[in-house]
Molecule: c-di-GMP-I riboswitch aptamer
Organism: Firmicutes bacterium HGW-Firmicutes-14
């Protein structure tokens, strides 16, 4: 210098629940909280799932429908900390 890379160390994020705000809803944001996560960091690109204001059906409603949401549902892309024998 290169390869390999466990255990650690320094840290990080943050479920359920709860309080407030927001949204038609699903959900999102902030405070508390901590189930867990080596990408539980970022991107709605593909699939899945959720919602149905509007559209549509209709006597009235329901079924149906994403341009809405979900990256802590899966896959993909990009990026990141430490490092023994």
């Nucleotide at each position: 210098u290169c390869u390999g890379a466990a255990u650690a160390a320094a840290g990080g994020c943050a479920a359920a629940c709860u309080c407030g705000c927001u949204g038609a809803a699903a959900g999102g944001c902030g405070g508390g909280g901590g189930c867990g996560c080596a990408a539980a960091g970022c991107c709605a690109u593909g699939g899945g799932u959720c919602u149905a204001a509007g559209g549509g059906u209709u006597u009235u409603a329901u079924a149906c429908u994403a341009u809405g949401a979900u990256u802590g549902c899966c896959a993909g892309g990009c990026u990141g900390c430490c490092g023994g024998a």